The RNA shown here (small-subunit ribosomal RNA) has 1422 nucleotides and comes from a metagenome. The RNAcentral record of the sequence draws on SILVA. It matches the Rfam family "Bacterial small subunit ribosomal RNA". Its family is annotated with ribosome and structural constituent of ribosome in the Gene Ontology.

[in-house]
RNA sequence: GUUGAUCCUGCGGGAGGUUGCUGCUAUUGGGGUUCGACUAAGCCAUGCAAGUCUUCUAGUAAUAGAGGCAAACUGCUCAGUAACACGUCAAUAAUCUAACCUUAAGUCUAGGAUAACCUUGGGAAACUGAGGCUAAACCCGGAUAUGAGAUCAUAAUUGGAAAAUGUGAUCUCUCAAAAGCAAUGCUUAAGGAUGAGUUGGCGGUUGAUUAGGUUGUUGGUGGGGUAAAGGCCCACCAAGCCGACGAUCAAUAGGGGCCUUGAGAGAGGUAGCCCCGAGAAGGACACUGAGACACUGGUCCUAGCCCUACGGGGUGCAGCAGGCGCGAAACCUUUACAAUGCACGCAAGUGUGAUAAGGGAACCCCAAGUGCUCAUGCUUUGCAUGGGCUUUUGUUAAGAGUAAAAAUCUUGGCGAAUAAGUGGUGGGAAAGACGGGUGCCAGCCGCCGCGGUAACACCUGCGCCACAAGUGGCAACCAGUUUUAUUGGGCCUAAAGCGUCCGUAGCUUGUUUGAUAAAUCUUUUGUGAAAUUGUUGGGCUUAACCUAACAGCGUGCAAAAGACACUAUUAGACUAGGAACCGGAGAGGGGUUAGAGGUAUUUCUGGGGGAGCGGUAAAAUGCUAUAAUCCCGGAAGGACCGCCAGUGGCGAAGGCGUCUAACCAGAACGGAUUCGACAGUGAGGGACGAAAGCCAGGGGAGCAAUCCGGAUUAGAUACCCGAGUAGUCCUGGCCGUAAACGCUGCGAGCUAGGUGACGCGUAUCUUCGAAGAUGCGCGGUGUCGAAGCGAAGGUGUUAAGCUCGCCGCCUGGGAAGUACGGUCGCAAGACUGAAACUUAAAGGAAUUGGCGGGGGCACACCACAAGGGGUGCGGCGUGCGGUCUAAUCUAAUUCAACACAGAAAAUCUCACCAGGGGCGACGGCAGAAUUAAAGUCAGGCUAAAGACCUUACUUGACGAGCCGAGAGGUAGUGCAUGGCCGCCGUCAGCUCGUGCCGCAAGGUGUCCAGUUAAGUCUGGCAACGAGCGAGACCUGUGUUUACAAUUGCUAGCGUUCUCUUUAGAAGGCGCGCACAUUGUAAAGACUGCCAUGGAAACGUGGAGGAAGGUGCAGGCAACGGUAGGUCAGUAUGCUCCGAAUCCUCUGGGCUACACGCGCGCAACAAUGGUAAGGACAAUGGGACACGACUCCGAAAGGAGAAGUUAAGCCUCGAAACCUUAUCUAAGUUCGGAUUGAGGAUUGAAACUCAUCCUCAUGACGCUGGAAUCCCUAGUAAUUGGACGUCAUCAGCGUCCAGUGAAUAUGUCCCUGUGCCUUGCACACACCGCCCGUCAAGCCACCCGAGUAGGGUUUAGAUGAGAAUCAGCUUAUGGCUAAUUCGAAUCUAGGCUCGAUGAGGAGGGCUAAGUCGUCACAAGGUA
Repeated sequence: GUUGAUCCUGCGGGAGGUUGCUGCUAUUGGGGUUCGACUAAGCCAUGCAAGUCUUCUAGUAAUAGAGGCAAACUGCUCAGUAACACGUCAAUAAUCUAACCUUAAGUCUAGGAUAACCUUGGGAAACUGAGGCUAAACCCGGAUAUGAGAUCAUAAUUGGAAAAUGUGAUCUCUCAAAAGCAAUGCUUAAGGAUGAGUUGGCGGUUGAUUAGGUUGUUGGUGGGGUAAAGGCCCACCAAGCCGACGAUCAAUAGGGGCCUUGAGAGAGGUAGCCCCGAGAAGGACACUGAGACACUGGUCCUAGCCCUACGGGGUGCAGCAGGCGCGAAACCUUUACAAUGCACGCAAGUGUGAUAAGGGAACCCCAAGUGCUCAUGCUUUGCAUGGGCUUUUGUUAAGAGUAAAAAUCUUGGCGAAUAAGUGGUGGGAAAGACGGGUGCCAGCCGCCGCGGUAACACCUGCGCCACAAGUGGCAACCAGUUUUAUUGGGCCUAAAGCGUCCGUAGCUUGUUUGAUAAAUCUUUUGUGAAAUUGUUGGGCUUAACCUAACAGCGUGCAAAAGACACUAUUAGACUAGGAACCGGAGAGGGGUUAGAGGUAUUUCUGGGGGAGCGGUAAAAUGCUAUAAUCCCGGAAGGACCGCCAGUGGCGAAGGCGUCUAACCAGAACGGAUUCGACAGUGAGGGACGAAAGCCAGGGGAGCAAUCCGGAUUAGAUACCCGAGUAGUCCUGGCCGUAAACGCUGCGAGCUAGGUGACGCGUAUCUUCGAAGAUGCGCGGUGUCGAAGCGAAGGUGUUAAGCUCGCCGCCUGGGAAGUACGGUCGCAAGACUGAAACUUAAAGGAAUUGGCGGGGGCACACCACAAGGGGUGCGGCGUGCGGUCUAAUCUAAUUCAACACAGAAAAUCUCACCAGGGGCGACGGCAGAAUUAAAGUCAGGCUAAAGACCUUACUUGACGAGCCGAGAGGUAGUGCAUGGCCGCCGUCAGCUCGUGCCGCAAGGUGUCCAGUUAAGUCUGGCAACGAGCGAGACCUGUGUUUACAAUUGCUAGCGUUCUCUUUAGAAGGCGCGCACAUUGUAAAGACUGCCAUGGAAACGUGGAGGAAGGUGCAGGCAACGGUAGGUCAGUAUGCUCCGAAUCCUCUGGGCUACACGCGCGCAACAAUGGUAAGGACAAUGGGACACGACUCCGAAAGGAGAAGUUAAGCCUCGAAACCUUAUCUAAGUUCGGAUUGAGGAUUGAAACUCAUCCUCAUGACGCUGGAAUCCCUAGUAAUUGGACGUCAUCAGCGUCCAGUGAAUAUGUCCCUGUGCCUUGCACACACCGCCCGUCAAGCCACCCGAGUAGGGUUUAGAUGAGAAUCAGCUUAUGGCUAAUUCGAAUCUAGGCUCGAUGAGGAGGGCUAAGUCGUCACAAGGUA
């Protein structure tokens, strides 16, 4: 590091130590068992690594030869070897031992040859032949001493044991010597010491996908052979021997002391130093010798190399240096025998690539240093300059030191001089929210993960951190890891209990007594090399290092003595385990066989009947006039066994259900019965074992894979329907598997209870009934639950608790229960059962959400129902898409974009297009009185313009030519942001404190029963309280009262004027404020009252009241979410443009038009149109404005003009409505689009592209498919008015009033929302997740006709050579023959290993391919 979060399981990675290689870097000294081990026991040029000796001969000598000793040591390496190779303990009564030591004895006599040398032959060489001479410590005859064996006798010695030794006698065989004056040699015998041979016990690798192996094999007798026992070898006889405690075979490997790591137990390693073994290019063989089957001796074969005169010869670095090759990987072709050893020698000495020294190497360990200080300067830590101090190191002189050097030491001189890096800085994990660059690119990254324009993670600079002469990387090992669990794990659900039982080996085993002492324990003895380790001393200045003593280690083996509790063995006893026996008109779907029965389906038959039946969501296929379905009677045949029937019974499991009989078996209960541990488990093994399937023979009613047809569907190889074959059934035989599940192996003991139901026994009671009830005991079977356990879910005397015994199984996911091999099977297939490769998770339980074509409750006219009115048709207005265009600027796109951006764009707006023009604060450089720049008449250019050009005049100092940097930007990024807004939400939710529960995430509270518009309130409850939201609150409106009174009102009163017939009407002014109105302040409504239901909250009804249960309508409106919208309202980070993406001017465009969509307007008419007359508002607005009134005009409008900064004047005479008349069902007197003509207004400007008026024109349209929107009362519908925008223009928006309904008083069916609950493999949260084929690329593996090899083995052939023996012989080293062994090569097979192979098959991996949607929700057929 798996998750949104949690707890587990589990693996991956990091942090430690060690070893090898490697990057960067580096001052010195000391020590060390460091340095071609890992790969090629591959091959080697050159030099060196074994000689020595007065014994002899020759020679002046060097030297050569004969002879003696040595050359079997030392040194190197680890190929082979799974073995007595090694370790350890024993044995040798089965053996040998040169040189050395001790003891004893001896050393007499007689001969002979040969090398060198001389003379010669052959040969290229290596070498070799012949003839001749000679010595010895060379060879040799004889003697003496001795030795060996056999037989007999003796009974002495040792010992665990005589088969041994000794002594005596007899016989047989055999055999020494070298001397020298001496030192010293030599010979024999015995003993010691040393070294070696051989044997036995025990110990240490993997694989059963290796289960049988073995024929000299196992043993015996007799021989041969050896130093020595022995099938070591041979002849004969017997048939043994090894093996599940793992033989044989295969793979791997030198073994140990030790080393690394670890708390230890262990695990891994074992190159270096020591011990043992083995090897010397591969293989074989003997000789010599005390010792070899011999690294630097010999012979032969094979492969390689070298020389050659082609005849023939030579050679072996796994010795020291060194070279090539191999590789990631490892030094000088140095010095010396001075020291320590070894060989030879009496010795001097000689030899010694053993060894001792030096050189090289960042191989390891240890130690030290890279300075201290004063003053001044600089921005501090610090740095620089100058002065002082110290001198390990550096450098230098002399002496000591050394075989020679190098080190080192002593005494001086100089001089801070000569000395810091590597890795990291997102987390783990110490150290940057620093600058620049890059932009899913380049790159980083052990793991998680960074990088897609603000990178603490890449690259670089600076800072910082860690360690430090080192520091990082790669590979490997141990630890971490209790992820192999002996110490010390697990198996209900995470990986893991065999489908079940029986039973062999094994393991384990009740109570008690005695014996033994195997095991166990104690003590003692021997041994367990040194080095290594620890402690304490000692020596190098310390340390590393060296060294002494002691301890420890080697956890062991062997021997002796003792103890006897447990285990074991043995002899007895017991009854609690177990088994047997007995009992009952006990229990039971226990099993097998036979017989009997029952209803139903189907078919056939007889009768009735006469048109449909059947089937489904709906249909169709199908059946039916050859008579179906349906009703009644009968018959046949096969299968099955209703009700009873039950979380009831039985069985080991699978499984078992009508009745009767027979047979078989098991369990429970009860017993003063019998035996007496007889038991438990159980590797291998055996038996049983659902369904499906297979073989053979029957049977076949119903059902029903496959197949066929009909539907469904985009498709439908399915779900649904109609047919229907295997099969299902019986007999016999195979198969041997299942979610064969309680996902829980069997047995035993212990550890609280409550409550059901089954069987047996027993006690009491009762209606006395082979009946019932209650209690107790035993057994089996359920449920709840304490402790405990558990990750939790849960389990809990039927344990998943506490213990014991035995068996099976597990060790990340995938590949894979696959491949190969084997066994079984007729086949299907079963059992056993990997790896390469790939991957960081896969998984369990629980939590919170979200979701469900899951459930429950509640709610909403942006839901339905009941209704009202629309949209969707056609015309027009307007917005969007699309298309077109130079441009048709842009944003917004389900609800939550589309009469939206308050967006009604002629210019402006304006961002778009086509053209024209203009603009740089500040700094630097170049330019500028050799004239910068500006203004202007005229002409040209132009749509126009001192914008530019020409020319002329005026002013007179700066200036955009370059580089930076600015102003400005409706340029980009709403996925960098602020602010504001929409939607969830016309919702009723969202949280906190304390407590409690849970390991935790989290839960509880916020749940439940009622109730409410509401988490509103009441009651209950491990909760008690609180906050935000709801409510309260604020505004408007509706009622009343009090007060107030101008521009309002004006009843009453006064006055005045006009009109009129009295009467009266209208107006003005004043008093006044009653009324109305306006304003201020109060009141009022609280379920307060009554009835009723209810525990209450509250509901229902009523009274009063202007208003009644939130009065009505608004405002405000939670925690949060939506990367929702806006950078084009403003603000703002970053990026970009910068003389243009800035500013401005002219014209155009946003107004286009085959088409699609949204929002509206007016309609389609009589509830109407037209004409005339008549009536009633409210809210607002007004100074570049509202504009009365008068005049002109048919009208739009025009000309004058009072009033009004507004309760005053104007807008302002509202319309629907009412009355009367007319139209009379028609494309109309409906409807008004479109078009023509003429006018008016605004405005520089009306063509593109404004509005209005008049006349004319009179299109489409006769109520609108699927679908969809709004609305519950002063609401919908309908009617107009005002305002906003505005120069002009309202079909838009907002407000205002007028007229004024219908229906419901419900529901959750549709659409959604909230709460509870349930499932989930979702958490980017169903627009989720996810599977497989196909297509593409890459990777490793499997099969494969085969092909060419390696290893090993069998048989045969050829057969170098060796040994034995015989013959011949020049008596030899020659030749021939026989027998045995036998390397090497060839042929033919077997087994095995890797390589390669057309083609085939599956698997894994790979951002955006194709087809479907099988899985996760009841995943839409669980």

Model confidence (mean pLDDT): 80 of 100.